The RNA shown here (THF (Tetrahydrofolate) riboswitch aptamer) has 97 nucleotides.
It was read from a public genome assembly, where an Rfam model found it.

[in-house]
């Protein structure tokens, strides 16, 4: 030269703990703006992620009886196992040769 490989954030399901809401916030979806982040290093998207504005949709309460108890919600944050993972580009690490 070649050929092969490891390796993050994070995403996700189960479980599980602590909370919010059920007087409807929040979760989904769309639209603008704005700023983030994306293997050890550089670059980086039409993808991702957050936040501020608007849009349109939309729900499960129930027992006892004054504060509990037990449903609910594509709820919100942590823990623990399982998946899944650098959009690409380059260099560089491991092992062959």
């Nucleotide at each position: 030269u070649g050929c092969a490989g490891a390796g993050u954030a994070g995403a996700u399901a189960a479980c599980u703990g602590a909370g919010c809401g059920u007087u409807a916030a929040g979760u989904g979806u769309c639209u603008u703006a704005c700023g983030g982040a994306c293997g050890g290093g550089g670059a980086g998207u039409u993808g991702c992620c957050g936040u501020a504005a608007g849009a349109a949709c939309g729900a499960a309460g129930g027992a006892a009886u004054u504060u509990u108890c037990u449903g609910c919600g594509g709820u919100u944050c942590g823990g623990u196992u399982g998946u899944u993972g650098c959009a690409u580009c380059c260099c560089g690490c491991u092992g062959c040769c």